[in-house]
Context: one part of a larger RNA
RNA sequence: GACGAACGCUGGCGGCGUGCCUAACACAUGCAAGUCGAACGGUGAUACAUGAGCAGCAAUGUGAGUGUAUCAUAGUGGCGGACGGGUGAGUAACGCGUGAGCGACCUGGCUUUAAGAGGGGGAUAACACCGGGAAACCGGUGCUAAUACCGCGUAAGACCACAGUACCGCAUGGUACAGAGGUAAAAGGAGAAAUCCGCUUAAAGAUGGGCUCGCGUCCCAUUAGCUAGUUGGUGAGGUAAUGGCCCACCAAGGCUUCGAUGGGUAGCCGACCUGAGAGGGUGAUCGGCCACACUGGAACUGAGAAACGGUCCAGACUCCUACGGGAGGCAGCAGUGGGGAAUAUUGGGCAAUGGGCGAAAGCCUGACCCAGCAACGCCGCGUGAGGGAAGAAGGUUUUCGGAUUGUAAACCUCUGUCCUUGGGGACGAAAAAAAUGACGGUACCCAGGGAGGAAGCCCCGGCUAACUACGUGCCAGCAGCCGCGGUAAUACGUAGGGGGCAAGCGUUGUCC
Numbered sequence: 001g002a003c004g005a006a007c008g009c010u011g012g013c014g015g016c017g018u019g020c021c022u023a024a025c026a027c028a029u030g031c032a033a034g035u036c037g038a039a040c041g042g043u044g045a046u047a048c049a050u051g052a053g054c055a056g057c058a059a060u061g062u063g064a065g066u067g068u069a070u071c072a073u074a075g076u077g078g079c080g081g082a083c084g085g086g087u088g089a090g091u092a093a094c095g096c097g098u099g100a101g102c103g104a105c106c107u108g109g110c111u112u113u114a115a116g117a118g119g120g121g122g123a124u125a126a127c128a129c130c131g132g133g134a135a136a137c138c139g140g141u142g143c144u145a146a147u148a149c150c151g152c153g154u155a156a157g158a159c160c161a162c163a164g165u166a167c168c169g170c171a172u173g174g175u176a177c178a179g180a181g182g183u184a185a186a187a188g189g190a191g192a193a194a195u196c197c198g199c200u201u202a203a204a205g206a207u208g209g210g211c212u213c214g215c216g217u218c219c220c221a222u223u224a225g226c227u228a229g230u231u232g233g234u235g236a237g238g239u240a241a242u243g244g245c246c247c248a249c250c251a252a253g254g255c256u257u258c259g260a261u262g263g264g265u266a267g268c269c270g271a272c273c274u275g276a277g278a279g280g281g282u283g284a285u286c287g288g289c290c291a292c293a294c295u296g297g298a299a300c301u302g303a304g305a306a307a308c309g310g311u312c313c314a315g316a317c318u319c320c321u322a323c324g325g326g327a328g329g330c331a332g333c334a335g336u337g338g339g340g341a342a343u344a345u346u347g348g349g350c351a352a353u354g355g356g357c358g359a360a361a362g363c364c365u366g367a368c369c370c371a372g373c374a375a376c377g378c379c380g381c382g383u384g385a386g387g388g389a390a391g392a393a394g395g396u397u398u399u400c401g402g403a404u405u406g407u408a409a410a411c412c413u414c415u416g417u418c419c420u421u422g423g424g425g426a427c428g429a430a431a432a433a434a435a436u437g438a439c440g441g442u443a444c445c446c447a448g449g450g451a452g453g454a455a456g457c458c459c460c461g462g463c464u465a466a467c468u469a470c471g472u473g474c475c476a477g478c479a480g481c482c483g484c485g486g487u488a489a490u491a492c493g494u495a496g497g498g499g500g501c502a503a504g505c506g507u508u509g510u511c512c
């Protein structure tokens, strides 16, 4: 000098930040991922129209059903739940950083371009009925729709195998053209229409990822040898793709004192702190990457996951139970217990920014924007200003003359930052207009009131700015180092005075 700090004493205001460093301990409760009825069949409600039938002599009343419109939505279906948010347990590794490579790769949505969408089929949830179960939930029979599912037709080097030409390169090869053969596609919706939103195939782009390599990346040699899919080859499998990634066979290799192997510790970086720099230390907040989601394992779906708020299995724990069986996962935001020296509200709002879905209106969003708590940090402001000597009183001290506190106070004249009352009142809100503000009646402006409500902490032997008195008497105590204290202690305690910093001041811890 610095701090995500803590502790002691003290504490007026504002702005901007920051706030479980410990138990990746366990979690009550609420919320944190939905959306689309313009994909689909139903169901319900409301309004209007119509209306079998019934009552009535009639007018008329009632009214099953039907149609239209609007609204709602359990289910099928689509997109999203792989983002956003959290944590740092693991990891000494191509994990990260940096620089290259892929002639070995993928990429939903988005952009551009080219071409296309013909004709059929069978189911199934919802629903109805029946049954089982305490529940979670499950089974059977029957019916039905689709942008759900499946054949058929057509289709281009898009793919496969065969056979070519030209050019080129970086070993396996790359690019362009092109022959005959085989394989493989589609879905509709809204609208009066125009048209729009979708669908299929292909090419290119953008974006995001996957893989490989050079270099760098803590401590211990009181860790010296390590290795059997181990190292390489051939073939086959697998993957989007290379590869012992996996498998069969063959060979006997591979790493290592330039530190292998083992052990310990640790997420990495941009950065942050310090320092003249070189360097040393750190990796909170913010940004990039990685890893993890009760512990361990596995796959499914999907463009993308080996998936925090999905599935399955095993385990520990907690809960429900009719004892047969079930349910759960805060390292999301709040909050609770526990641990600890120690770290906040079970708040408001989607107004802004951004995200998901939707044609849109809109819905959802503990991301985010705000508010609350905490002197935890930085910065700013205030606690008054000017005048005022009889140098008052009081205190302290004294050589008893005085000195000092001290212009300090009183007193006089002012000011109004903060404060308080009243009035006004935003920017942030954008697209042609209108509408739309959680914060917030906040910031800010004007007027009134009133010096009123606002100073402490540490130190005073030397280092080191600041001295006397009393008490104590190697006691009580102080102390960062040197060292003070045994009867005149500037070093202990108190008082007066002084010095330093100031809404803080000291102490402790850690780093330079």
Stems, first nucleotide, its partner, number of pairs: 001511003005508005012381006018374002020339001025337003029334003034079003039076002042073009053062003086292003095217008105209002110205007118152001120150002127142006158183003162179001164177005188197003218264003225255003230252006237245001267289004271282004294315005317328004345371001347370003353367001354365004384414004394405004418453001419449006428439001456501005461482003467496005477484002
Notes:
Predicted 3D model of a 512-nucleotide part of an RNA (small-subunit ribosomal RNA, 5' domain) from an uncultured bacterium. The RNAcentral record of the full RNA draws on ENA, Greengenes and SILVA. It matches the Rfam family "Bacterial small subunit ribosomal RNA". Its mean pLDDT, the model's own confidence on a scale to 100, is 84.